A computed fold for a 103-nucleotide RNA, annotated as SAM riboswitch aptamer (S box leader).
The coordinates come from a structure-prediction model, not an experiment, and the mean pLDDT is 83.
[in-house]
RNA sequence: ACCUUAUCAAGAGCGGCGGAGGUAACAGGACCGAUGAAGCCGCAGCAACCCGGCCAAAUCGCCGAAGGUGCUAAUUCCUGCGGUUUUAUCCGGAAGAUGAGGA
Numbered sequence: 001a002c003c004u005u006a007u008c009a010a011g012a013g014c015g016g017c018g019g020a021g022g023u024a025a026c027a028g029g030a031c032c033g034a035u036g037a038a039g040c041c042g043c044a045g046c047a048a049c050c051c052g053g054c055c056a057a058a059u060c061g062c063c064g065a066a067g068g069u070g071c072u073a074a075u076u077c078c079u080g081c082g083g084u085u086u087u088a089u090c091c092g093g094a095a096g097a098u099g100a101g102g103a
Stems, first nucleotide, its partner, number of pairs: 002102007013043005021032003026080004044072003049068002051064004076095001081092003
């Protein structure tokens, strides 16, 4: 990198280094940023996918949080494609992110 599958309207930030970008890519918008962006590190936290328990097994559910990931501005920041609607909008898809499994 690829395939399958589940989830994506909730939740949770301080410090140090760093020094101008960032919000995945492209385009348009809207934002964040010298009162310090990205990135890296430390600590803290959130959540509950894996995991443990209820439970012998399956599904669902509830509880837990030591460990493996993940995450801690804004719905995945919004739109892009299709359907619907007078409009507003709503639904679905694509793409992406994350987990688990696979080859």